[in-house]
Context: one part of a larger RNA
């Protein structure tokens, strides 16, 4: 708890997508349900408030008038908001055009490197650290040459660059999928916005079954190092790492910033499209200026505690939804729901302070 909040104090749901619900552009026309106005009738009595009266006064009481607030019926009014009907085209959508993208999914090829393994050369050492030691080597390593396997990955190119809702997304082609962004005297015609529940998606570890298995590398064994050393350093080394089907649902899933929409200075870089000028070795080429749309920095009013934000807002409004209310007890018990399981969601209380 009708109030202030929510980037860093508590506190935006990881992310979209949609049901209800709530909000909802313009112009006319009906209606008259919310509204407004008026009348009637009802809203016991006390109580409230005016006036009069009774206890010596007051409190209190009596009595009259009239009030509140609600319901219900007549008349009326039509700005707004509802509904019902018609129209618009800026919102939304659809469609066409040339183009940008690590944007998803299959499938195909190729590339350095580590590691084994065969051959060949070569001899005493190598490898590791601060130092060393475990450790590898005479059964020939270390190193050069060549040859093969195998799994992973994918340097420069690479950028406060790009695409994606979000997790993310980086060799090459080639299929099939999908979304933005310009440009269009094209089409629909409010069809929107949000979204409680619900759904889909959703890093890495982790789990089920199966392949796989180079490399690293939780536990583990070992060397050091220490007072110890369950570590940081070095030598090994299994699950995993890696593909398919299934699960699980978390994160500092971050901008610690919810999603939509309008307005409010500017400078500057940089990606995509559009237009114009200039230059051209004429090419989807170069350079300048505009507009639109993304991503950066800086910074003006404003704004905040302030740190900093500033047309990508944390400024000025609206619409909706989540979400907080002092630390500790706790994300815990409990119960429920959902997972094989681990353990996720919802979520307390006594007590201390």
């Nucleotide at each position: 708890u009708u109030g202030g909040g929510c980037c860093u104090a508590a506190a935006g749901c990881g992310u979209c997508c949609g049901u209800a619900g709530c909000c909802g552009g313009u112009c006319c026309g009906g209606u008259a349900a919310g509204u407004c106005c008026u009348c009637g009738g009802u809203u016991a009595a006390a109580u409230c408030g005016g006036c009069g009266g009774g206890c010596u006064u007051a409190a209190c009481c009596c009595g009259u008038c009239g009030g509140c607030u609600g319901c219900c019926g007549g008349g009326g009014a039509u700005a707004c908001u509802g509904c019902c009907g018609g129209g618009c085209u800026c919102g939304g959508g659809a469609c066409c055009g040339g183009g940008a993208g690590a944007g998803g999914c299959c499938g195909a090829g190729g590339g350095u490197a580590u590691u084994c393994c065969c051959g060949g050369g070569g001899u005493a050492g190598g490898g590791g650290u601060a130092a060393a030691a475990u450790c590898c080597u005479g059964u020939a390593a270390u190193c050069c040459c060549g040859g093969g396997a195998g799994g992973a990955c994918c340097a420069c190119c690479u950028g406060u660059g790009g695409c994606g809702a979000a997790g993310g997304c980086g060799c090459u082609c080639g299929g099939c999928c999908a979304g933005a962004a310009c440009g269009g005297g094209u089409c629909c015609g409010a069809c929107g916005g949000u979204g409680a529940g619900g759904g889909a998606c959703g890093a890495a570890a982790g789990c089920u079954g199966g392949g796989g298995g180079a490399u690293c590398a939780a536990a583990c064994c070992g060397g050091a190092u220490u007072a110890g050393a369950g570590a940081c350093c070095c030598g090994g080394g299994u699950a995993g790492u890696c593909c398919c089907a299934g699960c699980u649902g978390u994160c500092a899933a971050c901008c610690a910033u919810g999603c939509g929409g309008a307005c409010u200075a500017g400078g500057u870089g940089u990606c995509g499209c559009g237009c114009g000028a200039g230059c051209u070795a004429c090419g989807a080429g170069c350079u300048c200026g505009c507009g639109c749309g993304g991503u950066g920095c800086c910074g003006g009013a404003g704004g905040g505690a302030a740190g900093c934000c500033g047309u990508u807002a944390a400024g000025u409004c609206c619409g909706c939804c989540g979400c907080c209310u002092g630390g500790g007890g706790a994300g815990u018990a409990c119960g429920g729901c959902c997972g094989c399981a681990a353990g996720g969601c919802u979520g307390a209380a006594a007590c201390c302070u």

Small-subunit ribosomal RNA, central domain from Candidatus Iainarchaeum sp., 353 nucleotides, folded computationally. The sequence was found in a public genome assembly. Its Rfam family is "Archaeal small subunit ribosomal RNA". A reference for the family is Yusupov et al. (2001), "Crystal structure of the ribosome at 5.5 A resolution", Science. Its Rfam clan is "SSU clan". The coordinates come from a structure-prediction model, not an experiment, and the mean pLDDT is 91.